[in-house]
RNA sequence: GCCUCUGUAGCUCAAUGGUAGAGCAUACGACUCUUAAUCGUGUGGUUCAGGGUUCGAGUCCCUGCGGGGGCA
Numbered sequence: 001g002c003c004u005c006u007g008u009a010g011c012u013c014a015a016u017g018g019u020a021g022a023g024c025a026u027a028c029g030a031c032u033c034u035u036a037a038u039c040g041u042g043u044g045g046u047u048c049a050g051g052g053u054u055c056g057a058g059u060c061c062c063u064g065c066g067g068g069g070g071c072a
Base pairs, nucleotide, nucleotide: 001071002070003069004068005067006066007065010024011023012022013021018055026042027041028040029039030038048064049063050062051061052060
């Protein structure tokens, strides 16, 4: 340099073009003599950036940036 995959919560990952979710973590509570474990409730998002298509984009298209892999 070229090809390809990828970017969503603190972490690991979902989400058929139609209200962005789960597990873990975290906060509070229940349980317990206490802790751990378990259970319940809650908090937490500029979906990498910009643009386009669309009534509507995390999703489709283009460009840039970051990361992984391959070729040279």
RNAcentral holds the sequence, with entries from ENA. A computed fold for a 72-nucleotide RNA from a Ktedonobacteraceae bacterium, annotated as transfer RNA. Its mean pLDDT, the model's own confidence on a scale to 100, is 81. NCBI's taxonomy places the organism under Bacteria, Chloroflexota, Ktedonobacteria, Ktedonobacterales, Ktedonobacteraceae. Rfam family: tRNA. Rfam classes the family as a transfer RNA.